RNAcentral holds the sequence, with entries from ENA.
Small-subunit ribosomal RNA from an uncultured prokaryote, 1462 nucleotides, folded computationally.
RNA sequence: AGAGUUUGAUCCUGGCUCAGAGCGAACGCUAGCGGCGGGCUUAACACAUGCAAGUCGAACGCCAUCUUCGGAUGGAGUGGCGAACGGGUGAGUAACACGUAGGUUACCUGCCCAGAGGAGGGGGAUAACCCGAGGAAACUCGGGCUAAUACCGCGUAUGGCCUACGGGUCAAAGACUUCGGUCGCCUCUGGAUGGGCCUGCGUCCCAUUAUUUAGUCCUAGUUGGUGGGGUAACGGCCUACCAAGGGUACGAUGGGUAGCUGGUUUGAGAGGAUGAUCAGCCACACUGGGACUGAGACACGGCCCAGACUCCUACGGGAGGCAGCAGUGGGGAAUAUUGCGCAAUGGGCGAAAGCCUGACGCAGCCACGCCGCGUGAGUGAUGAAGGCCCUAGGGUCGUAAAGCUCUGUCGGGGGGGAAGAAGACCUGACGGUACCCCCCAAGAAAGCACCGGCUAACUCCGUGCCAGCAGCCGCGGUAAUACGGAGGGUGCAAGCGUUGCUCGGAAUCACUGGGCGUAAAGCGUACGCAGGCGGCCCAUUAAGUCGGGUGUGAAAGCCCGGGGCUCAACCCCGGAACUGCAUUCGAAACUGCUGGGCUUGAGUACGGGAGAGGGAAGCGGAAUUCCUGGUGUAGAGGUGAAAUUCGUAGAUAUCAGGAGGAACACCAGCGGCGAAAGCGGCUCACUGGCCCGAUACUGACGCUCAUGUACGAAAGCGUGGGGAGCAAACAGGAUUAGAUACCCUGGUAGUCCACGCCGUAAACGUUGAGUGCUAGCUGAUGGAGACAUUACCUUUUCAUUGGCGAAGCUAACGCAUUAAGCACUCCGCCUGGGAACUACGGUCGCAAGACUAAAACUCAAAGGAAUUGACGGGGGCCCGCACAAGCGGUGGAGCAUGUGGUUUAAUUCGAAGCAACGCGAAGAACCUUACCCAGGCUUGACAUCUCCCGAAGCCGGCCGAGAGGCUGGUGUGCUGUCGUAAGACAGAAUGGGAUGACAGGUGCUGCAUGGCUGUCGUCAGCUCGUGCCGUGAGGUGUUCGGUUAAGUCCGGUAACGAGCGCAACCCCUAUUGUUAGUUGCCAUCAUUUAGUUGGGCACUCUAGCGAGACUGCCGGUGACAAACCGGAGGAAGGUGGGGACGACGUCAAGUCCUCAUGGCCCUUAUGUCUGGGGCUACACACGUGCUACAAUGGUAUCUACAGAGGGCAGCGAAGCCGCGAGGUGGAGCAAAUCCCAGAAAAGAUGCCUCAGUUCGGAUUGGAGUCUGCAACUCGACUCCAUGAAGUUGGAAUCGCUAGUAAUCGCGGAUCAGCAUGCCGCGGUGAAUACGUUCCCGGGCCUUGUACACACCGCCCGUCACACCACGGGAGUUGGCCGCGCCCGAAGCCGUGAGCCGAAUCUUAGGAUAGGCAGCGCUGACGGCGACAUCGGCGACUGGGGUGAAGUCGUAACAAGGUAACC
Repeated sequence: AGAGUUUGAUCCUGGCUCAGAGCGAACGCUAGCGGCGGGCUUAACACAUGCAAGUCGAACGCCAUCUUCGGAUGGAGUGGCGAACGGGUGAGUAACACGUAGGUUACCUGCCCAGAGGAGGGGGAUAACCCGAGGAAACUCGGGCUAAUACCGCGUAUGGCCUACGGGUCAAAGACUUCGGUCGCCUCUGGAUGGGCCUGCGUCCCAUUAUUUAGUCCUAGUUGGUGGGGUAACGGCCUACCAAGGGUACGAUGGGUAGCUGGUUUGAGAGGAUGAUCAGCCACACUGGGACUGAGACACGGCCCAGACUCCUACGGGAGGCAGCAGUGGGGAAUAUUGCGCAAUGGGCGAAAGCCUGACGCAGCCACGCCGCGUGAGUGAUGAAGGCCCUAGGGUCGUAAAGCUCUGUCGGGGGGGAAGAAGACCUGACGGUACCCCCCAAGAAAGCACCGGCUAACUCCGUGCCAGCAGCCGCGGUAAUACGGAGGGUGCAAGCGUUGCUCGGAAUCACUGGGCGUAAAGCGUACGCAGGCGGCCCAUUAAGUCGGGUGUGAAAGCCCGGGGCUCAACCCCGGAACUGCAUUCGAAACUGCUGGGCUUGAGUACGGGAGAGGGAAGCGGAAUUCCUGGUGUAGAGGUGAAAUUCGUAGAUAUCAGGAGGAACACCAGCGGCGAAAGCGGCUCACUGGCCCGAUACUGACGCUCAUGUACGAAAGCGUGGGGAGCAAACAGGAUUAGAUACCCUGGUAGUCCACGCCGUAAACGUUGAGUGCUAGCUGAUGGAGACAUUACCUUUUCAUUGGCGAAGCUAACGCAUUAAGCACUCCGCCUGGGAACUACGGUCGCAAGACUAAAACUCAAAGGAAUUGACGGGGGCCCGCACAAGCGGUGGAGCAUGUGGUUUAAUUCGAAGCAACGCGAAGAACCUUACCCAGGCUUGACAUCUCCCGAAGCCGGCCGAGAGGCUGGUGUGCUGUCGUAAGACAGAAUGGGAUGACAGGUGCUGCAUGGCUGUCGUCAGCUCGUGCCGUGAGGUGUUCGGUUAAGUCCGGUAACGAGCGCAACCCCUAUUGUUAGUUGCCAUCAUUUAGUUGGGCACUCUAGCGAGACUGCCGGUGACAAACCGGAGGAAGGUGGGGACGACGUCAAGUCCUCAUGGCCCUUAUGUCUGGGGCUACACACGUGCUACAAUGGUAUCUACAGAGGGCAGCGAAGCCGCGAGGUGGAGCAAAUCCCAGAAAAGAUGCCUCAGUUCGGAUUGGAGUCUGCAACUCGACUCCAUGAAGUUGGAAUCGCUAGUAAUCGCGGAUCAGCAUGCCGCGGUGAAUACGUUCCCGGGCCUUGUACACACCGCCCGUCACACCACGGGAGUUGGCCGCGCCCGAAGCCGUGAGCCGAAUCUUAGGAUAGGCAGCGCUGACGGCGACAUCGGCGACUGGGGUGAAGUCGUAACAAGGUAACC
């Protein structure tokens, strides 16, 4: 510091996601040790049990026990101090609660400190205790005795308080003693400490919580005053009266949420989030209310009342409050021991000893966090075994292990053993702990996540859109680095991952630091209050601003320095910092305030000017329609074509007259005016604004503008008019599959007027207003000027309105003095898409509706601009048998053949629009053959290796359909070694047998592949290097003007060159020369039945080598080009004709069944052999063909003329036989020699005469021939007989532009045989092309695009189904808040005539102080009532969202087929 993700690619906008850091965490897997920290975030839910606040006998009496008789100890009680601290929790609280800075002349403060003074003399009670009584208990009552540092008078008053200044009023306590004193007591003054109260500033969200500045929102003790009360103290704190105030848009009131802070966390910072532990403050203590005591409380372990809950009970009545420490239940994803100790620190009491202290110090549990350590170190290559992978060679785990050597952190055992203790002695919970020494032994100690990209890390197997993964993009449909396992690797490590949350990245709320023409975003426009901002000069002031000082900013934390635990974490000390606030001194530039002045901003006056500016009245002509009349006759109207409609009752057309309403042709113009909406005939008066010119005046009077107000197209609404034309709705006619549309005929609201509403729009320049500055060029409108002069021309300037363009800006497009440039001021608005221009609430409206305006849920995008393609029922240019013009076909018939379908045991498989279908197959009777049935074989029909046997081979027999099985005979070869030899052994070839490695597979995948092929297309295209342009995709080049068959060439040109294609080079053919002359040829000579022979090589021909054609020449056109047109010459003329040759690429095109090949599958079968069958089936459908339908024909006879091929397991002559197929025969020929081999159409002649025929030949019967082991299924051919359909073929559709179509025959491959197919050959031999509008395909340029799997694209809405969240909803149910009324506990306060009444007084009767009951005020809970508000449930209902393959249509994107949109 960034990255992934929208696209075919690009740039931008924009959201989503990731990498980082953090946590009081939780969960999963795992786990050796120690140190330091942390540990109910949820139910402020309920709590068993124990403990958490007591202490003092040196204040006091009593009782008990003990006694050395002095007293001691213990107990309950009176009394004092403490219990308001410490500890817990965060419910409430949006508040002076907190933070910070101040104020308090408006206050208090026990214990403590300092100072001053004092303590005299009396009195009456009371608990304990004793007696009695009640009660289950808690506890209570009556009588009696008694003490005090308990209580009460009196005296005194340095002082204090009150005061009308006369005066009034207020204290005290003793105890102990070593007799020195010590500790207390009372009053006052001051301090310290701790508080109370007040104030400035700061402190979350919602305005869908505000009738909008106010009587309208909130407020009745409310705001203020006076008197009184009350408090420690000011105060409406309370009360009576008076006044009518107070708060609020700088956000009152209401609602929601929340303890606040130091800090913590993140961040570069600013900022954001947070408020565990520690520290400060606040609040609370079962819930609500209340006071008492006290220095202090409205009191966690006090009291009273009410309520809920729990417990005890003898049912009468009582008891309780863990948000103290442990602990329990419950809740929850989740959070610990009913531990030890007061040794330390601190607290209470005490004179002290001491007692108490779940504060605290420690220990226990938990990887919850941070920090540290370890799980060993060295050496060790046969690179062991084993795992995994493998191209089978090897690689890797891997020096890793083993082995050898060593060490001892940690662990175990033994020994020693602290500091922490202050304070001389004693005193340690932790703890026999830390630490030290010795011994033992590598011994007990590694996991977790990840490995497609982001993001470090790759292979195999399994699985097969399944199972699963996933943070985002996305993986998985048979070769998954993405699922699961394994091996290996990567990253962290006693942890590692996951989940949740926070900040960051996110400049994605932008103060630092964003935007608004088209991406989200300028209010429709103007006026304008508040507010914000504001010209030049001088002076003043000092609020802002700047500087210095002072105070404060607690400690801890962060940072820096130093120090202590072996280090670190952690702890200690010091410093810095705490960006703040307050106060004080100073400065005076800038802003502000105040005062004075100025004229340039703004305005006023004067003189001119243009204009559809506005409202009002009147007038005018053209046209439409209607009415009347005339002329006139059969149509008119309307459309793509029609019909509805009008018209013989006289339309349309035409003429004349009349009526009525609306709108104003030409002028008319990116002309004018207006703030915008908008404004258009003419005239008149009224009226707003603007521009120009020259002077004078005012003297900043200005700009903007939340809220507000006004205006505001069309449509719509209300009332009343009006209504010609037009025209929603509606009706009819068409169109259509439908047509609630587009088109047509009608037609009502409405459109018009008046008045009143509505308040919206793609109200757009999609561009808020104002001011200044920043090159120009060119037009237009309105003024004023200069020159010349009054005409033009030229030119200056102001205002307005256009075009182009520099700098600059912009994502680009574009903007560019009319800015989208450079700046300033003010306002409005935006923050991913959908849901949603919606719901709810509110305001407005007569209504329609408008304004304001969410959320749940859902998606990983939605978008902008530009690029390359593709596409368009867009455009331009141009090609092609593409159409047209022609000729002949197909589609109809019969047959052949292929395919679909069906059938079948099988009808093997593939090919599928063009580009599958006489295709693979250039030849299925067996074979082929892959299919089916049946019968066999299992190292196999075929290959290599190993072992054994036999040469090989040949001839039989039996069984069997055959494969095969069983069996007999014959035969001994070749090479080498040994041996005299016989022969033996070994080997090669070959056959048989055995074993296992392996063979084999036309089994699958053409979507794993190679190769080959088809197709666009023989179309003219496809690219590259360098340069240039562009942020980039990309463009340029290759576009443009010409031209061409051609990206062919020329010219131009930020391009210059180049490559693959085109063309040419190659082959055939057309002319010719030359060479050669057999098997070819024959002009001349001779000869013959015959080029047969001699002869010849001229000609033909053959086949080698050459020539020839290049727009070369001429004329014209053209740009002086390329080229085109015409012509000459020439066998051939503008690529002469034909062939071979197929760019970059497209179609996951075709082929695993040609071959090759990865992977998968079969292995006594999916291999292999054999027999038979099938591939030849047949209701049908389609493609490709053949033959025909006839007379341009058929038939019979006669007569000509080819080319190119093939031939030895071959072609096969003559001759003979057969009607014929053919048979026989065997000459010749490995072929310019022989054979196949008769060419046919054509020509000549005869017959047929338009008929289902002398056309046509299917079908069928019979008889044959040939091939072959074999023609039944299932061959071809021949003869005789039979003689079907068919009389030129609907919609539709194919081929062909010249030696072509058409027509005629011939040959070849395959092949035993089988050809209408295929591949070739020649013979005869046309017609037509005006032309490019249309159909199809293609090329180039351009345009639009929401397409890019690219129009066979994309995509919208209803309906149906499933799921999800939400709104409405008769109601029902709950929470909360305030208001009114009722009731009214405790308690304070007031009253208190009834009752009680120790201390004082007394005349002894009583009085008084005081108290109580009662009453009053207030008052919690509770009750009633009407509202407000927030939820839950809710039949039904509404739309919304989502969901591989549902229905209906086709709305949008191209002119989307009616331009789209608001």
Overview
Rfam family: Bacterial small subunit ribosomal RNA. Gene Ontology terms of the family: structural constituent of ribosome and ribosome.